Predicted 3D model of a 112-nucleotide RNA (SAM riboswitch aptamer (S box leader)) from Mucilaginibacter sp.
Its Rfam family is "SAM riboswitch aptamer (S box leader)". From the family's description: The SAM riboswitch is found upstream of a number of genes which code for proteins involved in methionine or cysteine biosynthesis in Gram-positive bacteria.

RNA sequence: CGCUUAUGGAGAAAGACGGAGGGAUUAGACCCUGCGAUGUCUUAGCAACCUGUUACUUAACAAGGUGCUACAUUCUACUCAGACCAAUUGAAUGGUUUGGGACAGAUAAGUG
Numbered sequence: 001c002g003c004u005u006a007u008g009g010a011g012a013a014a015g016a017c018g019g020a021g022g023g024a025u026u027a028g029a030c031c032c033u034g035c036g037a038u039g040u041c042u043u044a045g046c047a048a049c050c051u052g053u054u055a056c057u058u059a060a061c062a063a064g065g066u067g068c069u070a071c072a073u074u075c076u077a078c079u080c081a082g083a084c085c086a087a088u089u090g091a092a093u094g095g096u097u098u099g100g101g102a103c104a105g106a107u108a109a110g111u112g
Stems, first nucleotide, its partner, number of pairs: 001112007013043005021032003026077004044069003048066003051062004073104001078101009
């Protein structure tokens, strides 16, 4: 770097450095940010996966390896099925919203 599988509406702080944007790309929104963001380091914490212990049908504990500690993966975009509203003879159309399935991304484990 690629592939496969699984998971994501819960959870979780502070200090130091640094000094301007940031929240994965693109577009639109919304939010965070000189009352110092993003990022790096340290300590602490959380407990998703692996691991360990107990248990033996399905959980608890631990925190060793990764990971994580603003906002649902911040939301939407592609597609399917609805609901409501507007206009209307009706259909097409537009707006709001609910529930699925994809795509993409992230993390873990396995593997090439």